């Protein structure tokens, strides 16, 4: 160097996420890469490289190491760029107030506005009167089988007798009630009153007298002013999210490049 048989090793890998750590199942990337059971409020495991079973390959295209590229992934940033949501302010419109301002149109007013000033209602308290209510009392009837009255027929007790004593029934009266009148006294209340005295009256509102001489009220526009009120694809600051783009860190499939790795026999 050849050939035959083994053996380590391989038969996918990364990122995020889960986890005290790690591998896997799910995601997501890479690209093709045994097989079959387990596994997210999960499975296995503690320094391995999922844990049980099977099969293929086999020292090199293919297995280990290093390095270069680099899909993706993650993360930083008081880069930039967009959108969208709060929030501040500014601007414009608008709604609502306010005016010794204005202007139009109604109304009122010299048969006296607006003001001013004396009263008076309406309102509120107290009292009183009246009214309607109820209640007692007055007046009227009616009313007790016996446990109220009075008079007791008959009976009945007691007594020689005269007498005398209780006493149903009946009649008369009367009590408690119950009725009936509503007159006239008393008490109590009231969603009562063209009613009466005193007292109060901040504010309206109606009404009368007086002073005094021209405005006053009303609706609409305009101007000005305010405004813890709403609109605004109208600027401007801040914030907070999304998403894009840039930078910087980090991990790192697939790919390229170099370099390493065995054992027995035979020729």
């Nucleotide at each position: 160097c050849c050939g035959u048989g083994c053996u380590a090793g391989g038969c996918g890998g990364g990122g995020a996420g889960c986890u005290c750590g790690u591998g896997g199942u799910g995601c997501c990337c890479u690209g093709u890469a045994c097989c079959c059971c387990c596994a997210a409020u999960c499975c296995a495991c503690g320094u391995a490289u999922g844990g049980g079973g099977g099969g293929c390959u086999g020292a090199a295209c293919u297995c280990c190491c290093g390095c270069c590229c680099g899909a993706g992934g993650c993360u930083c940033g008081g880069g930039c760029c967009g959108c969208u949501g709060c929030u501040c302010g500014a601007g414009c419109g608008g709604a609502c107030c306010c005016g010794u301002g204005u202007g139009a149109c109604g109304g009122u007013g010299u048969u006296g506005a607006g003001g001013g000033u004396c009263g008076g209602g309406u309102c509120c308290u107290g009292c009183g009167c009246a009214a309607c209510g109820g209640g007692a009392u007055c007046u009227c009837g009616c009313a007790a089988a016996c446990c109220g009255a009075g008079u007791c027929a008959g009976g009945u007790c007691c007594g020689g007798a005269a007498g005398g004593a209780a006493g149903c029934a009946g009649c008369u009266c009367u009590c408690a009630g119950c009725g009936g009148a509503c007159u006239g006294u008393c008490c109590c209340g009231u969603g009562u009153g063209c009613c009466g005295c005193a007292g109060g009256c901040a504010a309206g509102c109606c009404u009368g007298g007086c002073c005094g001489g021209a405005g006053c009220c009303g609706c609409c526009g305009c101007c000005g002013g305010g405004c813890g009120c709403c609109g605004c694809c109208u600027c401007g600051g801040g914030u907070a999210g999304c998403g894009g783009u840039c930078g910087g860190g980090u991990c790192g499939a697939c790919g390229g490049c170099g370099g390493g790795u065995g054992c027995a026999c035979g020729g």
The RNA shown here (Bacterial large signal recognition particle RNA) has 267 nucleotides and comes from an Actinomycetota bacterium.
The sequence was found by an Rfam model in a public genome assembly.
Lineage of the source: Bacteria > Bacillati > Actinomycetota.
Model confidence (mean pLDDT): 76 of 100.
It matches the Rfam family "Bacterial large signal recognition particle RNA". By type it is a non-coding RNA gene. Its family is annotated with SRP-dependent cotranslational protein targeting to membrane, signal sequence recognition and signal recognition particle, plasma membrane targeting in the Gene Ontology.